Background
Small-subunit ribosomal RNA, central domain from an uncultured bacterium, 346 nucleotides, folded computationally. The full RNA is in RNAcentral, with records from ENA and Greengenes. Its mean pLDDT, the model's own confidence on a scale to 100, is 91.
Context: one part of a larger RNA
């Protein structure tokens, strides 16, 4: 390399926009690069094959014969690819009006709790457990009232609801701002789909400066349990969880399912348009859930959101272990990440 795979057996790249490059709608010229027929040249002999024939046979040698898939030249075809013209509208996109949404970003408001502080009321306990104790309280706690500060979250609504590429997004109004979808007209005419590199995006947790700190809480400290208790439970508590700015590039980034187009039985919800009806309901056009037919599948199960039929274009995978290691590069302030053998073993 070919093959066959990639949802759980190895194996979908965390996500997107994209460049090279693969690929690519209908309809008429044109052209011949590929593609096709023909001629011609050459494709050295000897070897292989076929046929025959001489050494008593064979090995070995000799003669005829195909072929020698390929090149080059030249004459032609022109359906299909491709180039290059011209023209189309259904792919794909302007455009116009609408309603839905925790999509982003950025300012500002709000209530409920904790927590602290002050002040009243008030007295001996609070608090915590499987049961205690460590902690707090007579220097006046716990409970209760008023009032003060401040951090961080947004109770109900909330829904196999919604947005969003992913990752994610959730009190309430503001300003800027992305995409999607549902009806119409006119527009553009193929502008498309994929997409190695690359660029940006990427939860936690961690890492820089420098605010901020209620609550929770790695680490630690103590108190139980316990044979022991570097855990599980309880008191305490610091980094960190927030903010800005700037790294870091990871995941069971999981639908463990890569993007795109097309085509295959139906049944039910349920989000958000649109037509139609006075409604009830019904049809359609997007999305999201379940059953489920064919058919697929090693099974479990998928099944118009397919893991069914097909075609394009990209990642990946090729026995377990050693190993995501070693060495090298590259990034990175460090943790580390990225790429990624081998020997040896079974």
């Nucleotide at each position: 390399c070919u093959g066959g795979g990639u949802g759980u057996a190895a194996a979908g790249g965390g996500u997107g926009c994209g460049u090279a490059g693969g690929c690519g709608g209908c309809g008429c010229g044109g052209c011949a690069a590929g593609u096709c027929a023909g001629a011609u040249g050459u494709g050295a002999a000897a070897g292989a094959c076929c046929g025959g024939g001489g050494c008593u046979c064979a090995a070995c040698c000799c003669c005829g014969g195909g072929g020698c898939u390929g090149c080059a030249u030249u004459u032609g075809a022109a359906a299909c690819u491709g180039c290059g013209g011209u023209g189309c509208u259904c792919g794909a996109g302007u455009u116009c009006a609408g309603g839905a949404g925790a999509g982003g970003c950025a300012g500002g408001c709000g209530g409920a709790a904790u927590u602290c502080c002050u002040a009243g009321u008030g007295u001996a306990g609070c608090g915590g457990u499987g049961a205690a104790a460590u902690g707090c309280g007579u220097a006046g706690a716990u409970a209760u009232u008023a009032g003060g500060a401040g951090g961080a979250a947004c109770a109900c609504c909330a829904g196999u609801g919604g947005c969003g590429a992913a990752g994610g997004c959730g009190g309430c109004c503001u300003g800027c701002u992305g995409g999607a979808c549902u009806g119409g007209u006119a527009c553009u005419g193929a502008c498309g789909c994929u997409g190695a590199g690359g660029c940006a995006c990427g939860a936690a947790a961690g890492c820089g400066u420098g605010g901020g700190g209620a609550g929770c809480a790695a680490a630690c400290a103590g108190g139980a349990u316990u044979a022991g208790a570097u855990a599980c439970c309880c008191u305490g508590g610091u980094a960190g969880u927030c903010c800005a700015c700037g790294c870091c590039g990871u995941a069971a980034a999981c639908g463990a399912u890569g993007a795109g187009u097309g085509c295959u039985a139906g049944g039910u919800g349920u989000u958000g348009g649109g037509c139609a009806g006075c409604a009830a309901u019904g049809c359609u056009c997007a999305g999201u859930g379940c059953c489920g037919a064919a058919g697929u599948a090693a099974a479990c199960a998928c099944a118009a959101u397919a893991a069914g039929c097909a075609c394009u274009c990209c990642g990946c995978c090729u026995g377990g272990g050693g190993a995501g290691u070693a060495c090298g590069u590259a990034c990175g302030c460090a943790a580390g990440u990225a790429u990624g053998a081998a020997a040896c073993u079974c």